Annotation: Predicted 3D model of a 476-nucleotide part of an RNA (small-subunit ribosomal RNA, 3' major domain) from Erythroxylum suave. Its mean pLDDT, the model's own confidence on a scale to 100, is 84. Rfam family: Bacterial small subunit ribosomal RNA. Lineage of the source: Eukaryota > Magnoliopsida > Malpighiales > Erythroxylaceae > Erythroxylum.
[in-house]
Context: one part of a larger RNA
RNA sequence: UGAUGGGGACCCACACAAGUGGUGGAGCAUGUGGUUUAAUUUAAUGCAAAGUGAAGAACCUUACCAGGGCUUAACAUGUUACGAAUCCUCUUGAAAGAGAGGGGUGCCUUUUAGAACGUGGAUAUAGUUGGUGCAUAGCUAUCAUCAGCUCAUGCUGUAAGGUGUUAGGUUAAGUACCAUAAUAAGCACAACCGUCUUGUUUAGCUGCCACCAUUGAGUUUGGAACCUUAAACAAACUAUCGGUGAUAAGUCAGAGGGAGGUGAGGAUGACAUCAAGUCACUAUGCCCCUUAUGCCUUGGGUGACACACUUGGUAUAAUGGUUGGGAGAAAGGGUCACAAUCCUGCGAGGGUGAGCUAACUCCAAAAAUUGGUCCUCAGUUCGAAUUGUAGGCUGCAACUCACCUGCAUAAAGUUGGAAUCACUAGUAAUUGCCAGUCAAUCAUACAAUGGUGAAUUCGUUCCCGGGCCUUGUACA
Repeated sequence: UGAUGGGGACCCACACAAGUGGUGGAGCAUGUGGUUUAAUUUAAUGCAAAGUGAAGAACCUUACCAGGGCUUAACAUGUUACGAAUCCUCUUGAAAGAGAGGGGUGCCUUUUAGAACGUGGAUAUAGUUGGUGCAUAGCUAUCAUCAGCUCAUGCUGUAAGGUGUUAGGUUAAGUACCAUAAUAAGCACAACCGUCUUGUUUAGCUGCCACCAUUGAGUUUGGAACCUUAAACAAACUAUCGGUGAUAAGUCAGAGGGAGGUGAGGAUGACAUCAAGUCACUAUGCCCCUUAUGCCUUGGGUGACACACUUGGUAUAAUGGUUGGGAGAAAGGGUCACAAUCCUGCGAGGGUGAGCUAACUCCAAAAAUUGGUCCUCAGUUCGAAUUGUAGGCUGCAACUCACCUGCAUAAAGUUGGAAUCACUAGUAAUUGCCAGUCAAUCAUACAAUGGUGAAUUCGUUCCCGGGCCUUGUACA
C1' cells in the first nucleotide's frame, strides 16, 4: 500500500422492515442434469448456466448415427483440351449418382480469336461446426449506473509511499460549497441525444367536424376552430416567497404551474476484477485430418424416460363458471402478401375474390368490464390432463415427430413443509392485442402495446450487497 476481522463511526440500496402477489404441493409446457441409446450433435454450470446461443429441429437446418457414393473435390483462382449453353427422353438406383440416346448451333465476327456456360485431364491447392477462449483480436456478462480511478508540477518521507482524493456540513453523485501544502488537469458523474408529459406557429389529405349543408354513413358541398398527424420553437432554472444553514453549498414548507427540485422512463457503463464466457457469429496463431476429422445423399437421431432441478403457463372456483346482448384501446404487419363480402360446413375449414403498394383497404373480434339468464358450495355446469374416434390445413412427405376442429372420455388438484422470489405508482396485480422468426408449427417463449388499477414504507436494531473514514492483523 492492499486484502481481511462474528473491530468501530457515517451513509446507501425492494437489503431488511411495512405491504401485495407468487414459486416450493397438482397435472402440463420448456430447458438442464442423470440414465438409456447406433446416435440421443454441441456450448453455457453459484449469484453472473438451465423458455440461454436457438427471432421458431418432420426433409433442409444438422454439427450426431447407420447405410449408399466422391477424391482437384460442394466452393475459389490460375493452366490445358473439347463442346456454345439451356433443354428433352430412356435404363438402373432409396436418393446422390452412374449409363445411353435425341435436339440445338446462339452472342461477337469475313475467318481465326474472344466472352459466358458445360465436360474431361494434370498440378498448385481447396475444405474442416476438428483441438486449444489457459496463445489471441473482436464482442459480451459481472461487480454496477456503484462513485469511484488516475496524472503533471510542488511539498513531504532514507524508502515503499503519502499529500492532492482528507476535515466540516451537503448531494443521487470525488455533486457543489468552505477549510486546507497543495495548485492545475484527465477518465467516469451531470449535461448534450431521442421517447412521453403542456402550449404556440406552420401544414390540412387519405385523418378531424364547432358553425354550415346533407346522407344509410363526415357520404358529399363547406370549414381549419377542435382532435390528430409531423416539423420548428417555447416552457423548469431552486426562478420566486418564507423558515433553516456559516452571509455558503444546500435543505424544508408554500404559491403559481401541464410539469418542481434528476418531471417520467430509455440509450449511455470509468480504472480494474473474475486466466469469467465465446476458436460453433466472424477473424486468427499453433497443432491435427487430407481416398478423410473433407464433400454429396437416403433414413434415423437431436422429440428416448425409474428419476432430480430451473423457468413458465393452467388451475384448485361464487370477487366465480355458463349463455346470449351492449361499450370503449394502443402499437404493429400486409403484393411470394393481408383478405372484405356472399355461399357452404356444428366446427377447423372450403369456394368466391371487392379493396388495398396503405392516416384511404385488410388482418380486426379487443379481453377483462357492464346489465340480464342458468348453476348454489359439490371434486360440482370448478378443473382440464389423458385416451378413443371422425375430420381439416400446410407441405414432395405429418409413422417415428407438426398444428387445428367436432364428438366421446373426465385424471390430479380444495391454496401447498422447510425454504425462497418480484415489486414503491399509472408501479404490483389483472386483462387482452400485435410483431419478428415462419411453407406450416409444437409460442404457455421472446420483444413491443394499450385497458382496468391497488396496498404499504414507523424506520435502519438485524440479514445480504456496496461506498467512505478509522483501527487490529503471526496474510501478500